[in-house]
Context: one part of a larger RNA
Molecule: large-subunit ribosomal RNA, domain VI
Organism: uncultured archaeon
RNA sequence: CGUUAUUGUCUGAGUGGAAAGAGUAUCUAGUACGAGAGGAACGGUACUCUGGUGCCUCUGGUGUAUCGGUUGUUAUGAAGCAGGCCGAGUAGCUACGCACCCGUGGAUAAGUACUGAAAGCAUCUAAGUACGAAGCCAUCCGCAAGACGAGACAAUUAAGGCCGUCAAAGAAGAUGACGUUGAUAGAGUUGGUGUGUAAGAUCCAAGAACACGAGGAUUUCAGCAUGCAACUACUAAUAGC
Numbered sequence: 001c002g003u004u005a006u007u008g009u010c011u012g013a014g015u016g017g018a019a020a021g022a023g024u025a026u027c028u029a030g031u032a033c034g035a036g037a038g039g040a041a042c043g044g045u046a047c048u049c050u051g052g053u054g055c056c057u058c059u060g061g062u063g064u065a066u067c068g069g070u071u072g073u074u075a076u077g078a079a080g081c082a083g084g085c086c087g088a089g090u091a092g093c094u095a096c097g098c099a100c101c102c103g104u105g106g107a108u109a110a111g112u113a114c115u116g117a118a119a120g121c122a123u124c125u126a127a128g129u130a131c132g133a134a135g136c137c138a139u140c141c142g143c144a145a146g147a148c149g150a151g152a153c154a155a156u157u158a159a160g161g162c163c164g165u166c167a168a169a170g171a172a173g174a175u176g177a178c179g180u181u182g183a184u185a186g187a188g189u190u191g192g193u194g195u196g197u198a199a200g201a202u203c204c205a206a207g208a209a210c211a212c213g214a215g216g217a218u219u220u221c222a223g224c225a226u227g228c229a230a231c232u233a234c235u236a237a238u239a240g241c
């Protein structure tokens, strides 16, 4: 831009996919078969490897949110900086973790057959009939009306947008949630989670007295942090176009 109003919801002609591939054990069964020695299969179950899709409850990784220890620095302290170094680590993202990937039907190929003439026989084929593959087509998961054969249904001055608060979304657009008839974000409270017991005070303390004193104990599962959950209109989503 078209589809000859706008918006919303669909159908599915087509089209993409490998979404599965392989193996082991066991039951079948020491059965069928075989003199014996040996020794199956159809089918069922469990598991493994490779591949695919999704997820983060568990386990592991990361974790420049965070907490703690320690070095340097500013006289000291506090606080900061150097991802300084070290020990942990939530969320998120992840694999080494978890879940699923199961067959079934149809038409066939080579091939195997039945009935059966031409050709009194024979013959799977000429008419007719039945099987038969990891392959083909469906079933499964996506996309899809620019399918120009441009489809269907519903609503009709509302729908949608601007604007604002945002995140399960994100380069910008877009997508999704919300806008006082409100928990959308911030803030607050409570809980959970992480770190590991804050500052200050009191007491103890190697060092022979006094002073000073690393360090230890108690107050103290403290202090600090919080990407999580719930609650709460305190702040901002007003008003409007």
Stems, first nucleotide, its partner, number of pairs: 001146001005156006014143004020050008033038001051101005059095004066088005071082003103139004111131004161241002163179005184236003187232005192226004200219005207212001